[in-house]
Annotation
The RNA shown here (transfer RNA) has 73 nucleotides and comes from a Kofleriaceae bacterium. Model confidence (mean pLDDT): 82 of 100. It matches the Rfam family "tRNA". Its family is annotated with triplet codon-amino acid adaptor activity in the Gene Ontology. Lineage of the source: Bacteria > Myxococcota > Polyangia > Haliangiales > Kofleriaceae.
């Protein structure tokens, strides 16, 4: 330099052919217990890496930029 992949909650990852952004773990509260852990119930937490575009509607499609990984030279 060229090609490919990834970026979503604190972490690991989902999200059907574009149609209300979710799960597990963690955190907090409750329950249980002599206390704690485990178990069980519940709650909070996201402007989906950046900036634009298309669309009635974008995590998803198109373009730009940034970061990380892989391949080729």
């Nucleotide at each position: 330099a060229g090609g490919g992949g990834a970026g979503u909650a604190g972490c690991u990852c989902a999200a059907u052919u574009g149609g209300u952004a979710g799960a597990g773990c963690a955190u907090c509260c409750g329950u249980c217990u002599c206390c704690a852990a485990a178990g069980c119930g519940g709650a909070g937490g996201g402007c989906u890496a950046u900036g634009g575009g298309u669309u009635c509607g974008a995590g998803u499609c198109c373009c730009u930029u940034c970061u990380c990984c892989c391949c080729u030279g």